[in-house]
Notes: This is a predicted complex of two RNAs, RNase P RNA and transfer RNA, with 395 nucleotides together. Rfam match: Bacterial RNase P class A. The family's RNA type in Rfam is ribozyme. Its family is annotated with dimeric ribonuclease P complex, ribonuclease P activity and tRNA processing in the Gene Ontology.
RNA sequence: AAAGACCGUCGGACGACCGCUGGCUGCCUUGCGCAGCGAGAGGAAAGUCGGGACUCCACAGAGCGCCGUAGCAGGUAACGCCUGCCCGCCGUGAGGCGAGGAUCAGAGCAACAGAGACGAGCCGAUUCAGUUCGGGUGAAACGGGCAAUCUCUACGGGGAGCAACACCAAAUAGGCAGCCGCCGAUCCGGCUCGGGGAGGCUGCGGGUAGGUGGCUGGAGCGCGUGCGCGAGUGCGUGCCUAGAGGAAUGGUCGUCGCGGUGCCUGCGCGUCAUGUGUCGGUGCCGACCAGAAUCCCGCUUACAGACGGUGCUUUGCCU
RNA sequence: GGGCGGUUAGCUCAGUCGGUAGAGCAGCGGACUUUUAAUCCGUUGGUCGGGGGUUCGAGUCCCCCACCGCCUACCA
Repeated sequence: AAAGACCGUCGGACGACCGCUGGCUGCCUUGCGCAGCGAGAGGAAAGUCGGGACUCCACAGAGCGCCGUAGCAGGUAACGCCUGCCCGCCGUGAGGCGAGGAUCAGAGCAACAGAGACGAGCCGAUUCAGUUCGGGUGAAACGGGCAAUCUCUACGGGGAGCAACACCAAAUAGGCAGCCGCCGAUCCGGCUCGGGGAGGCUGCGGGUAGGUGGCUGGAGCGCGUGCGCGAGUGCGUGCCUAGAGGAAUGGUCGUCGCGGUGCCUGCGCGUCAUGUGUCGGUGCCGACCAGAAUCCCGCUUACAGACGGUGCUUUGCCU
Repeated sequence: GGGCGGUUAGCUCAGUCGGUAGAGCAGCGGACUUUUAAUCCGUUGGUCGGGGGUUCGAGUCCCCCACCGCCUACCA
C1' cells in the first nucleotide's frame, strides 16, 4: 500500500410557518370550544420463530401418549438465546460454522452401478489348515453408515391468548329447528383415571357495535465503581423516555453539517510535458430499510451511506 | 392485533416408510371424415415458490424468507 477478519456507534442538526394525537393549566359563550405550556417511533417498531411477565380456564392434578432439547461448565426471570473451554468441518490466515448423547437393548433403510448391499457368504489364487492374499462397481464391500428414521437415556413442556380478562351502558323476537345429556353430557383442548354437576353443540333469525380499567416506571436507560477471562452481576448516583386505539407522531421553506461531482485560488510533490495530493471558496446532485398497537428478553430477515476501534490477518514493496 | 392453512406441467390435483416425479384436461403430430367436432394412437412439457442445512441421496425431514388464502367483537 492493497485485500480482508472481528467488534461497536450513527443513520441528520437548528430555526420559521402550516397542521395531527394525548397530557396539564387557564377562560366562558360549557362547546368533540378557545388560548398557553410541555410531550410525541425504531435499529430493526418487521417476521411472529423461540422464551417469559400478565389474565382466564380448577389451586393447573396423576399415568400414558404427543412435542421439544442434547459435548463440558457457566449466565439469565426463562429460552432452541448468550459466554468460556474441548472436539469436528471449512479457510493460507485473522477467523467462521456445528440439533455435538447412545447403533454391544431392539427394529428399519441403503436407489443406480456391481458377482455380492447388511445375514454372511460368493469367485480366483494359495496353504498342513477358512491359512493367507486379491476381487475395480459404489457414498459405503464385512467394519461399518444413517438416530434433523422409529427407538433408548437424561431433562423440559397443561391450554388459550389483551379481539386474554374485569366493569358500566345501550338494545330485543330472551325466539325457532335438529342433535347430545343425571345410565353424568359440554368443560379441565388426545386417551384413561381423577375433578366438576345441568345444561351443552350446530344452523336460522334478532339486537348493540359506545365507554372505562387492563396500559405502560420497567428483568428500564446513562455514568462511576467492586467482582468475573467472559456472558453478566452487586453497590452508588442521575434521568423519565409515545400510550393512540380504524389508530396521531406530518408537510413546506431557509441555514448548517455529510457524501459524490465540476470549476477557481493558494500551497506541497513530481515530470521535457500531460499530472497528483491537500487547505479554502463556489455551482449542481444525493441521503436507506421501514412505521409502535399489552409489555419485556432473544433470534432471524431488510437496510443508501457515514464514522470509530483491534499491540487482528494475508500478500507485495521499502528500510 | 391474534390464530391457522396452502404453493408440484399452461389449468385442476395425486405423490405411501427419503431411492429415476405422475394422472386428467389443455398443446403438438398422426389415423378416421368431404371438412370440423367427438373418438383412437403417439408425443412434448417440471430449477416440485426461493435459499440454506441433515443425509451417499430431499417434492418428502429441519431452519429462514416470499406470495396467496381462511378464521377471529359483544348480548340474548
Annotation
The prediction has a mean pLDDT of 78.